This is a predicted structure of a 130-nucleotide RNA (FMN riboswitch aptamer (RFN element)). The sequence was found by an Rfam model in a public genome assembly. The model forms 100% of the base pairs in the Rfam consensus.
RNA sequence: GCGUAUCUUCAGGGGUGGGUGAAAUUCCCUGCUGGCGGUAAUGUUUUUAACUAGUCCGCGAGCCCUUAAAAGGGUUGAUUCGGUGCGAUUCCGAAACCAACGGUCAGAGUCCGGAUGGAAGAAGAGUAUG
Numbered sequence: 001g002c003g004u005a006u007c008u009u010c011a012g013g014g015g016u017g018g019g020u021g022a023a024a025u026u027c028c029c030u031g032c033u034g035g036c037g038g039u040a041a042u043g044u045u046u047u048u049a050a051c052u053a054g055u056c057c058g059c060g061a062g063c064c065c066u067u068a069a070a071a072g073g074g075u076u077g078a079u080u081c082g083g084u085g086c087g088a089u090u091c092c093g094a095a096a097c098c099a100a101c102g103g104u105c106a107g108a109g110u111c112c113g114g115a116u117g118g119a120a121g122a123a124g125a126g127u128a129u130g
Base pairs, nucleotide, nucleotide: 002130003129004128005127006125007124008123009122010121017029018028019027031110032109033099034098035059036058037057038056043051044050045049054097055096062075063074064073065072066071079095080094081093082092083091101113102112103111
C1' cells in the first nucleotide's frame, strides 16, 4: 500500500396561481421535484484529470408470497424527433412521458402515516487478519 472482517458518520426532492363543487394541496387548467453505482467523441472546469442521464445498463426503498425466526423467492415506472459527427436513447435544439403501499367529506409523484424506520451507497477510523 492492497484485499477481507469490524466500527463510526452521512445518505430524497416537490402543490404556485386559478376553476368546479357541499366537500379536492387528490379532479380540471397552470406550476413544481428527480435516490445510489456504471457508461460519456459532446459540454464545462483549475485539462496526464475531474464533473455531467428521472426515461440506457444495474441497484435501493416499497409491494406480494413462504417462514416461529433467520432468511429465501417473486414483482417493481417512463423517450421520441431533428442537428452535429466515423461513432450519441448520454451532447445541442424541440416535443413528450413516468413516479410504491395505507389514509382522506372526493380519485394524491407533491398532503398525512408506517418513518426519530430501513437502505443502494458515500466518506472516514486504522482494531483484527491475510